The RNA shown here (Bacterial RNase P class A) has 408 nucleotides and comes from a Myxococcales bacterium. It matches the Rfam family "Bacterial RNase P class A". Rfam classes the family as a ribozyme. It was read from a public genome assembly, where an Rfam model found it. Its mean pLDDT, the model's own confidence on a scale to 100, is 75.

[in-house]
RNA sequence: CGACGCUGUCUAAGCGAUCGCUGGCGUCUCAUAUAGCGAGAAGCGGGAGGAAAGUCCGAGCUCCAAAGAGCACGGUGCCGGGUAACGCCCGGUGGCGGAAACGUCGAGGAAAGUGCAACAGAAAACAAACCGCCGGGCUCGUCGCAAGUCGCGCACGGUAAGGGUGAAAAGGCGGGGUAAGAGCCCACCGCGGCCUUGGUAACAAGGACGGCAUGGCAAACCCCACCGGGAGCAAGGCCGCAUAGGCAAGCGUUCGAAUGCAUAAGCAUUCGUAAAGGGUCGCUCGCCCAAGCUUGUGGGUUGGCUGCUCGAGGUGUCCGGUAACGGCCACCCUAGAGGAAUGAUCGCUGCCAGACCAAGGAUGACCGCGGUCUGGAACAGAACUCGGCUUACGGACAACGUCGACCA
Numbered sequence: 001c002g003a004c005g006c007u008g009u010c011u012a013a014g015c016g017a018u019c020g021c022u023g024g025c026g027u028c029u030c031a032u033a034u035a036g037c038g039a040g041a042a043g044c045g046g047g048a049g050g051a052a053a054g055u056c057c058g059a060g061c062u063c064c065a066a067a068g069a070g071c072a073c074g075g076u077g078c079c080g081g082g083u084a085a086c087g088c089c090c091g092g093u094g095g096c097g098g099a100a101a102c103g104u105c106g107a108g109g110a111a112a113g114u115g116c117a118a119c120a121g122a123a124a125a126c127a128a129a130c131c132g133c134c135g136g137g138c139u140c141g142u143c144g145c146a147a148g149u150c151g152c153g154c155a156c157g158g159u160a161a162g163g164g165u166g167a168a169a170a171g172g173c174g175g176g177g178u179a180a181g182a183g184c185c186c187a188c189c190g191c192g193g194c195c196u197u198g199g200u201a202a203c204a205a206g207g208a209c210g211g212c213a214u215g216g217c218a219a220a221c222c223c224c225a226c227c228g229g230g231a232g233c234a235a236g237g238c239c240g241c242a243u244a245g246g247c248a249a250g251c252g253u254u255c256g257a258a259u260g261c262a263u264a265a266g267c268a269u270u271c272g273u274a275a276a277g278g279g280u281c282g283c284u285c286g287c288c289c290a291a292g293c294u295u296g297u298g299g300g301u302u303g304g305c306u307g308c309u310c311g312a313g314g315u316g317u318c319c320g321g322u323a324a325c326g327g328c329c330a331c332c333c334u335a336g337a338g339g340a341a342u343g344a345u346c347g348c349u350g351c352c353a354g355a356c357c358a359a360g361g362a363u364g365a366c367c368g369c370g371g372u373c374u375g376g377a378a379c380a381g382a383a384c385u386c387g388g389c390u391u392a393c394g395g396a397c398a399a400c401g402u403c404g405a406c407c408a
Base pairs, nucleotide, nucleotide: 001404002403003402004401005400007398008397009396010395011394013349014348015347016346017345018344019343021047022046024044025043027041028040029039030038049379053390054389056388057387058386059385060384061232062231063230064229068285069284070283071282073228074227075226076225077224078092079091080090081089082088093107094105095104096103097102108223109222113221114220115217116216130163131162132159133158134157135156137154138153140151141150143148171189172188174186175185176184190212191210192209194207195206196205197204198203236306237305238304239303246297247296248295249294250293251292255272256271257270258269259268260267261266277289278288279287280286313332314331315330316329318327319326320325351376352375353374354373355372356371357370360367361366
């Protein structure tokens, strides 16, 4: 100097002026009383992101509700740690990619069972003979005096080393052996369980033994381990207004006691008991409420306040830890709209890129204080809050690491 990798930060900024919107805090002025909600002025202090997006995970919070068990269903899936928790983060192990720094993972189980692999191919897992190779037998032909030799064909037997098909074909390579072959045998590699050592572990290294391998897919169903109530701020709470506590049909209202009314029939209230029905995401059990419930139809309210921003909060030094992260101490308060505010104009400066000039620096390849001109700035707007992941994205800066070239 170039290429690459990884992490972090900033992002149309800063200052000033003019006008404007909105929250909070103090003050002043006005209004109101028919709930609730006021109006204005000046002053002081605030006012949209790294993703605010997606709504994919996890929670805080609210209600179901006063709690549970099992099944179903869903999620995660190597080991260890972090965290409020997670499917996230950190570290490590293993596979794959890369020359490397690094990146990435669909990372439990295939002898528990079921299933799938089109086409091609002989055959796709209790899986094989298309072309071949070998053997002797039979027929025919050639050569030969003969023995026999060579060739084609037929049937039978042996074979899976060579060739073909395919994403994948009964371990690989070299040698021996065989009629020809084959872990048939041997060495090396691979595989298997066993042992030793290291490690918390996943796992790694080594050793001896065993001819040893019934392949792949579970992001196929499934098995195993662990985790999981549901719905959601349009959750929910309060104040007020108003209507029709409407109408129709069906099912149901057990039993006992006490009190009051009553001529009686009976009615009302209270307590206990039974339980149609309802609630608990789905089902079962259990639990709770219970004399009303179910279905259909129809009407009213659609206003105001709250929830609503002090948080698993932020910043900084130090300590512990490889790290994620945690702890002590100190300091800080940084939007809360409600159809939805956070803006507009002007001036100066800033940032980035290109071109030209260029003080100067260096051993060198090279670097470029500063000036002038031209141009540029992406993705994109809170809506209860927070921790993550994913996606979109122009430009700039900083540190570290890998490799290459060149110079000294």